[in-house]
RNA sequence: UGUCUUCAGGGCGGGGUGAGAUUCCCCACUGGCGGUAUAGUCCGCGAGCGCCGCUCGGCGCAGAACCGGUGUGACUCCGGUACCAACGGUAAAGUCCGGAUGAAAGAAGAUG
Numbered sequence: 001u002g003u004c005u006u007c008a009g010g011g012c013g014g015g016g017u018g019a020g021a022u023u024c025c026c027c028a029c030u031g032g033c034g035g036u037a038u039a040g041u042c043c044g045c046g047a048g049c050g051c052c053g054c055u056c057g058g059c060g061c062a063g064a065a066c067c068g069g070u071g072u073g074a075c076u077c078c079g080g081u082a083c084c085a086a087c088g089g090u091a092a093a094g095u096c097c098g099g100a101u102g103a104a105a106g107a108a109g110a111u112g
Base pairs, nucleotide, nucleotide: 001112002111003110004109005108006107007106013027014026015025016024028095029094030085031084032045033044034043035042040083041082048061049060050059051058052057065081066080067079068078069077087098088097089096
């Protein structure tokens, strides 16, 4: 460095209102990949959405953290208190159903 294979996202349980809500309200629960002192909230990427007629590719849009402590070093650890989560469906959804038996950041392996 080429080819190929496999893998590659978690979470609504209890109560309330209601004709009807896993969607509203109270409590609860979840956290992709690479980097870096171990990260959902730092830097970057993927997923999602829009446009370029389509594939590819390109361009664009798009989420959230503070305080204290330890330490040479942490916005990553420990303690505390917060916050965020595409599109379509449906009583308004991070957790249900659907596109998706999909795609993919990337990880591991085989082989030349």